Source information: Model confidence (mean pLDDT): 82 of 100. Predicted 3D model of a 73-nucleotide RNA (transfer RNA) from a Candidatus Woesearchaeota archaeon. The organism belongs to Candidatus Woesearchaeota, within Archaea. The sequence is in RNAcentral, with records from ENA. Its Rfam family is "tRNA". The family's RNA type in Rfam is transfer RNA.
Parts: sequence; structure tokens; C1' cells
RNA sequence: GGGCUCGUGGCCUAGUGGUUAUGGCGUCCGCCUUACACGCGGAAGGUCCCCUGUUCAAGUCAGGGCGAGCCCA
Repeated sequence: GGGCUCGUGGCCUAGUGGUUAUGGCGUCCGCCUUACACGCGGAAGGUCCCCUGUUCAAGUCAGGGCGAGCCCA
């Protein structure tokens, strides 16, 4: 330099163009326990990497950036 794949809470992750963006781990609160862990219940936490476009409507489609991984040279 070229090709391919990817970017969604602190981490991992689901998500036919249309409901309030899903679940797990973690964190916090409560119950339980002498206490801790486990377990049960609840809560907080996301401007879906950035910009522009298409559309009545974009996490999803298109273009351009930035970043990551793999392959080729």
C1' cells in the first nucleotide's frame, strides 16, 4: 500500500428500516445470614465510534473519516 471482517452501558453480547435498544457479568440497594458467600427481589448505568446523505422513519442502508483484528504484498 491492497483485500476482508468489525465498532451497541465498566466488560461481553442480541437486535427483518418501525413498540421504551436485548440479555449475561460487574456495581449499588433491600431480603436472607451472627457475618460473608450463594440465592431471591429491585435500581442506576447507552447521546449505538464521528460527519454527511437516503427515507415519513436509521443501531440497521449509502458515502467519507477514525480505530481494531485477520490475510496478501